[in-house]
Molecule: small-subunit ribosomal RNA
Organism: metagenome
């Protein structure tokens, strides 16, 4: 120094436009389907037929120098080629002629033509004749990879077109290269794509333009299907790459990891300059409810690149993570009852967890451990054979092919298979009131909590906790979110509009939609056959691989579709012709308050001017403001002025609809009927539109009688800005002109057709008869009432449908917000018309049922008014309550229906309240155990207010002698509570109410709630009777049946009675005797509208007769279905909850009895119908033994002493008084009134001080009949007068309960008041009118609108400035290749620059 080989650069080709990854943007030829390009491009493959001849000049690396911190640059030299620049050839292409044959206009194709233009490069083996060369080697043969021209193909790509693609009209007009055109530029092409010139066009109600949302699809989830919703993975296809623009290259980009240029933002700096762009994998941070590793591999697939090795490949293949989804398996089987134990429950027996467990035999997946242990692997290379191509060639290449070798596994020492051992290591999660499978105890106590919805929870919660059983599903299971379903609740399949939510006010009409009858013809719609396509993947079916599923494969189908074609002619469309029945004309006739405009008319109203004529008028529930002696109201006579047009007048009549009325006349529009003469489908309906539209309203001018918002005033009223009076201006009326809305309603859109009838009435027109008419008959058109079928939710509708159809328009989709904001249109305004959302409730609604209710209606009752008669409410005193006060003033009843009430008896007791003392198995019951000479009787002491504590004596049970009964103490179980909840609750009671009313059975009605009966006509005290009836029937209730009274008869006759006999007494039934009457006290009669007159169908009703008694004879007991959460746990019983040396129990004392007041229920009065005194009469019911208690004395008297008699028709209480008579009082604060309050007594009780009752004397208050209001009673009743019981020692009693005596008055009548019965009607009540409920203030919060200003975001227009870059113009500056030329130098091309036109970001101004 060469050679080979590795590594890095550079040159050059290819590649980078592919693959990966997102859905911002995009409502679009973006996608989707289907065609078209005769308007086009295609790099690498494939195939066909050519062709690769000659020559030049450079630039990198590389070397040397500069500048720069850094990326990076500049200046010189050297060089290579498939890089680069010319030339040459010209089969072929493109251009021009020309021929020809085709189509779909332009045209396209195939020949021809000496026309013109137009191309390239080499690499890498191999070979042996020939030649060159010293060799190597080259020429050359020849192979292969290239490369140039050109046809075809394949894949690709670009363009263009039909059809389809969300919402929103509170977006309805948009567009200026905007439509077309001629030309030219561009492009790979067409093309306003760009551009200049002409020309005014183009799209839109079939939705343009805007404004909001979205990548489309194959598919995916749901659904029975139509349909809605969605596009995650996976395939096709668009878009996009930090944001905005822009071109280069290149076959392809306007390019995800290329450039440029602006911006934002990060980083780096020597401040001068510079670099980036994870929406690749993985990975960090941030947000967020949330979404994983910075792993392994190019071993398969599959891609680039090369000639291959091979090199790259976060494409792909693997694998970790995470129960995110599917999907498969395991947590273990058998047998085991003493049905252990525990737990939970309990009616205390039991049940139930639960064969469950323990035991016991066995089994052996997953897991562990431990051995073996795959498939994806075929390629590829390298040698050898062999066919085959090329080739001269047995070289050399390519290619099939056999054999042998070599080398390739991330996942993995995985899957899979075998061994071992032990049931061993492996259940959770939700609900359990109904839907909706599963129940119980605790605890909690509208608290704490639950809840998908209906709703649990306020002391028994299957609904909160928690247990413990169940039930569900299971490696999960519930939440929660979203979508379809259910939802025939947007109704195409498949809804609706009289009253529920919903017919446009009302007609003309224009667009559309939608239409009679005959033939011909066409094929758009329509049927049916073929071709094509409808990618795969997905779904379905079949067979098959991973042990089986998921998961994969291979066929099949299917993909309901779109185009082409060839066919069919019913039907519907188009053409064409014809018809006459829909529609219209044309003649007659004919009714109308249809509309306009003119012009007359009378009656009222008010006003003027005049007479008569006085003192009111005029209003109203009454009234007053107002008018009126300045002469009103009233009345007569004249005149003026406006508006309306009685009677006719009528579910009569006309109009589209609003709507229209005095008469006449002009002008005009519509309908019926008739005739059948013309057109010939001309029709129906109708979004927008246009016209019209009551009444108040508006603008301008008139006008203006009467009415009459506003307004004034008088009333009414709590108040009265109302309703009632008086007065009053706009308006009301008339001309232009506007609003454009009502319950504009038949709450019912139009126009046709069809479908049983009745009875009216308006307009016509036939027939019959008639002298003419009417009456009748048939027909059309209007407009009423009742009705079938039929519809309807049910009222109702029913040929004038709301029935049965068919067209067409409008309108509905819970309720309030809301027919409102806001924008848009209208409008002078007032206001209209389109027309939401936020938030808010679980309802709002419709039609009909039962009730209740109503200052709705009818019939009816009742001491409910009313007529009467005595009261209350004023006085004083009893009682009872509130309230106060109190240690307590125990406690309950409270509107009627609480307040003389529980309470038929508070000094102590009672007694529950309060202070104080006292006891604790307790004052009382039961059972256990222990112990006791011990019940029980009695005595004594101490202390104490007592109780009680504490001490001590005496006698001292029964007995079968077993400490058996009994007692006492001790401890246990428990006893006790008048503590609480009547709102846990039985029972009893009150009220409505002794009011006539509640109800079933089966039938019948209705879709049901419910009706029917039980309504209706009568009648009655009565759902009591009676006739009717789709209702027959029964039940509770009414009534009777019992009780007492009133008459009789019969029995009986002692305690009752006494006629008649006889005895006796002052006198009496006193005594004999007697049951004749009273009377007692039982059974029976007797009274039923039974008779009779009237009147009614009848049920009854009014008289009458007899008769003690008449229509229920008087009065009691009886209180129906229900109502008031009525009263009562304080009567007693009871559930639960609370006390347990006290909320149990026992004693003193004391309180319930307290007193500025208020309120209820009584009694006494107030006086002459009365009070006082004397003196004569008549009762009933009732009580007595710890009682009633005579007669007698004794006291003024309350009362005593005494003790006859009676357990009572016997004795006793027991005098009845009112009442008659006789007297006095004389009208007053009295001889009324009796309160207070002084003395003195009596009784009862241990005890009358708080706190009895009475008695006697004295004292002598208020009160002179009582304000609003209010109670009771209809006959032996009211008022009046006394008498008796209960409870009780006694008594607050003047209260309650009875008892009898005297003994009225009134009732026209149901207008009102209260309460009730029964029909009936409304109703927004159902806790049922003491319901329900509207609106305003006030205060807090939420949500919507509006607001000066203020920010942000998308966006139009318009100017400004203007980067990079294409284009174009220049290009004096600069250049190697070709071209002149010897060079010089020039030419040709070109670069830099510079101009301009476009232009992103950026800026002003609207």
């Nucleotide at each position: 120094g060469g050679a080979g080989g590795g590594a890095g650069a550079g040159u050059g080709g290819c590649g980078a436009a592919a693959g990966g990854g997102u859905g911002a943007g995009u409502a679009a030829c973006g996608c989707g389907u289907g065609g078209g390009c005769a308007a086009u491009c295609u790099a690498c493959c494939u195939c066909c037929a050519g062709g690769u001849u000659g020559a030049g000049g450079a630039c990198a690396a590389c070397c040397c120098g500069c500048c720069g911190a850094a990326a990076g640059g500049c200046g010189g030299g050297c060089u290579a080629a498939u890089a680069c620049u010319g030339a040459a050839u010209g089969g072929g292409g493109u251009c021009c002629c020309c021929c020809g044959a085709c189509g779909c206009a332009u045209g396209u194709u195939g020949g021809g033509g000496u026309g013109a233009u137009u191309a390239a490069a080499g690499g890498c083996g191999g070979g042996g004749a020939u030649c060159c060369g010293c060799a190597a080697g080259g020429a050359c043969c020849u192979g292969u990879c290239g490369c140039c021209a050109g046809g075809a193909g394949a894949g690709g790509a670009g363009c263009c077109c039909g059809c389809g693609u969300c919402c929103u009209a509170u977006c309805a007009g948009c567009u200026a290269g905007u439509u077309g055109g001629c030309g030219a530029g561009g492009u790979a092409a067409c093309g306003g794509c760009u551009c200049a010139c002409c020309a005014a066009g183009g799209c839109u109600a079939u939705g343009a333009c805007g404004g909001g949302u979205a990548g489309c699809u194959g598919g995916u989830c749901u659904g029975a299907g139509a349909g809605g919703a969605u596009g995650g993975u996976c395939a096709g296809c668009c878009a996009c790459a930090c944001u905005g623009g822009g071109a280069c290259u290149g076959a392809g980009a306007c390019a995800c990891u290329g450039c440029c240029c602006a911006g934002a933002c990060u980083c780096c700096u020597a401040c001068g300059g510079g670099a980036g762009g994870c929406u690749g994998c993985a990975g960090u941070c941030g947000a967020g409810g949330a979404u994983c590793a910075u792993u392994u591999g190019c071993a398969a697939u599959g891609g680039g690149c090369g000639a291959a090795a091979g090199c790259c490949u976060g494409a792909c293949a693997a694998u970790g993570c995470g129960a995110c989804g599917c999907u498969g398996c395991g947590u273990g089987g058998g047998g085991g009852a003493u049905g252990a134990a525990g737990g939970c429950c309990u009616u205390c027996g039991g049940g139930u967890u639960g064969u469950a467990a323990a035991c016991u035999c066995c089994u052996g997946u997953c897991a562990u451990u431990u051995g073996g242990g795959a498939a994806c692997a075929a390629a590829g290379g390298c040698a050898a054979g062999a066919g085959g191509g090329c080739g001269a060639a047995u070289a050399g290449c390519c290619u099939u092919u056999u054999u042998g070798c070599c080398c390739u596994g991330a996942u993995u020492g995985u899957a899979c298979c075998g061994a071992a051992a032990g049931a061993g290591g492996a259940a959770g999660u939700c609900a359990c009131g109904g839907c909706u499978a599963a129940c119980u105890c605790u605890g909690u106590g509208c608290c704490a909590g639950c809840a998908g919805c209906c709703g649990c929870g306020g002391u028994a919660a299957u609904a909160c906790a928690g247990a413990g059983g169940u039930g569900g599903c299971a490696a999960a299971c519930g939440u929660u979110g979203u979508u379809c379903g259910g939802a025939u609740u947007u109704a195409c399949u498949g809804g609706g509009c009289g009253u529920a939510a919903a017919g446009g006010g009302u007609g003309c009409g224009u667009a559309g939609g939608u239409g009679g009858g005959g033939u011909c013809g066409u094929a758009u719609g329509u049927c049916g056959g073929a071709u094509g396509u409808g990618a795969a993947a997905u779904c379905u079916c079949a067979c098959u691989g991973c042990u089986c599923a998921a998961u994969g494969g291979u066929g099949a189908a299917a993909c309901u579709g779109c185009a082409u074609u060839c066919g069919a002619a019913a039907c519907u469309g188009c053409g064409a012709u014809u018809c006459u029945g829909g529609a219209g004309g044309u003649c007659a006739u004919g009714a109308g308050g249809g509309g306009a405009g003119a012009g007359c008319g009378g009656a009222a109203u008010u006003c003027u001017u005049g007479g008569u004529g006085u003192a009111g008028c005029g209003g109203u529930g009454a009234a007053a403001u107002g008018c009126g002696u300045u002469g009103a109201u009233a009345u007569c006579a004249a005149g003026a002025a406006g508006a309306a047009c009685a009677c006719c007048g009528g579910u009569g009549g006309c109009g589209a609809a609003g709507g229209c009325g005095g008469c006449u006349c002009u002008c005009u529009g519509g309908c019926a009927u008739g005739a059948a003469u013309c057109u010939g489908a001309c029709a129906c309906u109708g979004a927008g539109g246009c016209a019209c539209g009551a009444g108040a309203g508006u603008u301008g001018g008139g006008g203006g009688a009467g009415c009459a918002a506003a307004c004034a005033g008088g009333a009414u009223u709590a108040g009265a800005u109302a309703c009632c009076c008086u007065g009053g201006u706009a308006g009301u009326c008339c001309c232009a002109a506007c609003u454009g809305u009502a319950a504009a309603c038949g709450g019912u859109g139009u126009a046709c057709a069809c479908u049983u009838g009745g009875c009216g009435u308006g307009g016509g027109a036939g027939g019959a008869u008639u002298u003419g008419a009417c009456c009748c008959c048939u027909u059309c058109c209007g407009u009423g009432c009742c009705g079938g079928a039929g519809c309807u939710a049910a009222c109702g509708c029913g040929u004038u449908a709301a029935g049965u159809g068919u067209a067409c328009c409008g309108c509905c989709u819970g309720g309030g917000g809301a027919g409102u904001a806001c924008g848009g249109c209208c409008g002078c305004a007032a206001g209209g018309u389109u027309a939401a959302a936020a938030c808010u409730c679980a309802a709002a609604g419709a039609a009909a049922u039962u009730g209740a209710c109503g200052g709705g209606g009818g019939c009816c009752c009742g001491c409910a008014c009313a007529a009467g008669c005595g009261g209350a409410g004023g006085a004083g005193c009893a009682u009872g309550u509130g309230g106060c006060u109190u240690a307590a003033u125990u406690c309950g009843a409270u509107g009627c229906a609480a307040c003389g009430c529980g309470a038929a008896g508070a000094a102590c007791c009672u007694u529950a309240c309060c202070a104080g003392g006292g006891c604790u198995u307790g004052a009382c019951a039961u059972g256990c155990a222990g112990c006791u000479g011990c019940a029980u009787u009695u005595c004594c002491c101490g202390u104490g207010a007592a109780a009680g504590c504490g001490g001590g004596g005496a006698a001292g049970c029964c007995u079968u002698c077993g400490a058996g009964g009994g007692u006492g103490c001790u401890g246990c179980a428990c006893a006790g509570g008048u503590g609480c909840u009547g709102c846990a609750u039985g029972g009893c009671u009150g009220u409505c109410g002794u009011c006539a009313g509640u109800u079933c059975g089966u039938g019948c009605c209705g879709u049901g709630a419910g009706g029917u009966g039980u309504u209706g006509g009568g009648u009655u005290a009565a759902g009591u009777c009676c006739c009717g009836c789709a209702a027959c029937g029964a039940a509770c209730g009414c009534a009777a049946c019992c009780c007492c009274u009133g008459u009789g008869u019969u029995u009986a006759g002692u305690u009752g009675c006494c006629a008649c006999c006889g005895g006796g007494u002052c006198a009496u039934g006193c005594c004999g005797g007697g049951c004749a009457c009273u009377c007692u006290a039982a059974a029976c009669a007797g009274a039923c509208u039974g008779c009779u007159u009237g009147u009614a169908u009848a049920a009854g009703c009014a008289g009458g007769a007899g008769g003690a008694a008449g229509g229920u004879g008087g009065g009691g007991a009886u209180g129906a279905c229900g109502u008031c959460a009525a009263g009562u746990c304080a009567g007693u019983a009871u559930g639960g909850c609370c006390c347990u040396u006290a909320c149990g129990u026992c004693c003193u004392g004391g309180g319930c009895u307290g007193c500025a007041c208020a309120c209820g229920u009584g009694c006494u009065a107030c006086a002459a119908u009365g009070g006082c005194c004397g003196g004569u009469a008549c009762a009933a019911u009732g009580g007595g033994a710890a009682g009633c208690g005579a007669g007698a004395c004794c006291g003024c008297g309350a009362g005593g002493u005494g003790g006859a008699g009676c357990a009572a028709a016997u004795c006793c209480c027991c005098a009845a008084a009112a009442a008659c008579u006789g007297g006095c009082c004389a009208c007053a604060g009295u001889u009324c009134g009796g309160a207070u309050u002084g003395a003195a007594g009596u009784c009862u009780g241990a005890a009358a001080c708080u706190c009895g009752a009475c008695u006697u004397c004295a004292u002598g208050a208020a009160g002179u009949u009582g304000g609003a209001u209010u109670c009771g009673c209809u006959a032996g009743u009211a008022a009046u007068g006394g008498c008796g019981c209960a409870u009780c020692a006694g008594c607050u009693a003047c209260g309650g309960c009875g008892c009898c005596g005297u003994g009225a008055a009134u009732a026209c009548g149901u207008u009102c008041c209260c309460g009730g019965g029964c029909c009936u009607u409304g109703u927004a009540c159902a806790c049922a009118c003491c319901g329900c409920c509207c609106g305003u203030c006030a205060c807090a919060u939420c949500a919507u609108g509006a607001a000066a200003g203020c920010c942000g975001u998308c966006u139009g227009c318009a100017c400004c400035c203007g980067a990079a870059g294409u284009c174009g113009c220049u290009g004096a500056g600069c250049c190697a290749a070709c071209c002149c030329g010897c060079a010089a130098g020039g030419g040709a091309g070109g670069c830099a620059g510079g101009c301009g036109c476009c232009g992103a970001a950026g800026g002003u101004g609207u």